[in-house]
Notes
The RNA shown here (transfer RNA) has 72 nucleotides and comes from Gekko kuhli. Its Rfam family is "tRNA". The family's RNA type in Rfam is transfer RNA. Its mean pLDDT, the model's own confidence on a scale to 100, is 83.
Order: sequence, then C1' cells, then structure tokens
RNA sequence: GGGGCUGUGGCUCAGCGGUAGAGCAUCUGCUUCACAAGCAGGAGGUCCCGGGUUCAAUCCCUGGCACCUCCA
Repeated sequence: GGGGCUGUGGCUCAGCGGUAGAGCAUCUGCUUCACAAGCAGGAGGUCCCGGGUUCAAUCCCUGGCACCUCCA
C1' cells in the first nucleotide's frame, strides 16, 4: 500500500427498513442474626463519525476512523 471481517447500555452479544433487546454486572425491595444464593422491580444506549437513497435507516449505498486478520 491492497483485500476481508467487526464496530449496538459498564462487559459479552442478538436484532437487520417501521421510534433497540438478552445474559452478566450495577441499584432498590423481599428473604437472612448477617453474608451469599434465590425472587420481584428499577436505572443505564445521539446503535463509531459524515454524506446519500427512502414516507421512514442500527439495518441499504458511499467516504472516513478504529480493532482484528490475509497478501505484498
């Protein structure tokens, strides 16, 4: 320098055109003498950034940026 992959709550990941979910973690309550476990509930995300297509974009197209990987 060129090709490919990935980018979504704190972490690991799903979702793939119609105003975003799970597990773990965290907070509150119940339970316990107390802790853990369990149960119930809550909070937490401008979906990496810009532009385009569309009535509507996390999703499609395009240009960047970053990680990983292959080739030189």